RNA sequence: GCUCGGUUGGCUCAGCGGCGAGAGCGGCGCCCUCAUGAGGCGUUGAUCGAGGGUUCGAGUCCCUCACCGAGUA
Repeated sequence: GCUCGGUUGGCUCAGCGGCGAGAGCGGCGCCCUCAUGAGGCGUUGAUCGAGGGUUCGAGUCCCUCACCGAGUA
């Protein structure tokens, strides 16, 4: 350089073009306990890597760029 794959809450990941963007872990508050842990209830946080395009509608499709990983000479 080329070819693939990836980029979504603090972390790990889901997400048939129609959703008010989810889950687990975590954080916070409360309950329980003599206390800690475990457990229970509630709550919290994303402008979906950046910019364009297509569409009535884009996290999802297309283009460019940036980063991460794998392959290849």
A computed fold for a 73-nucleotide RNA from a Sporichthyaceae bacterium, annotated as transfer RNA. The source organism's lineage runs through Bacteria, Bacillati, Actinomycetota, Actinomycetes and Sporichthyaceae. Rfam family: tRNA. About the family: Transfer RNA (tRNA) molecules are approximately 80 nucleotides in length. Its mean pLDDT, the model's own confidence on a scale to 100, is 82.